[in-house]
RNA sequence: GGCUCGGCCUCACGCAGCGAAACUGCGGUGAACCGGGUCAGACCAGGAAUGGAGCAGCUCUAAGUUGCGGCUUUCGGGUGCCGUGGUGGUCCGGGCCUCC
Numbered sequence: 001g002g003c004u005c006g007g008c009c010u011c012a013c014g015c016a017g018c019g020a021a022a023c024u025g026c027g028g029u030g031a032a033c034c035g036g037g038u039c040a041g042a043c044c045a046g047g048a049a050u051g052g053a054g055c056a057g058c059u060c061u062a063a064g065u066u067g068c069g070g071c072u073u074u075c076g077g078g079u080g081c082c083g084u085g086g087u088g089g090u091c092c093g094g095g096c097c098u099c100c
Stems, first nucleotide, its partner, number of pairs: 001097007008089002010086005015080002018076005023070007035060004043052003
């Protein structure tokens, strides 16, 4: 000096993981009136029985909102050295050959 192998770095793919969003399951909360049910009181009709509409309250829920999840999907990284491969490097180590 050349070839080659490995390490480190670099790029890509895969895998895992983290964060966010969507979807979804189980709950919470959630309508003075313009949702449902039940409608005290009061009101209306009636001689009365009773009936009617119906506020508050209670209750069930919608939109919304919130908590915990998901063998789910999508997106994003100076996440990992886990796997495979590509191009290399003023780097580190080894082997072989050649020259002085």

Predicted 3D model of a 100-nucleotide RNA (Bacterial small signal recognition particle RNA) from a Planctomycetota bacterium. Its Rfam family is "Bacterial small signal recognition particle RNA". Rfam describes the family as follows. The signal recognition particle (SRP) is a universally conserved ribonucleoprotein involved in the co-translational targeting of proteins to membranes.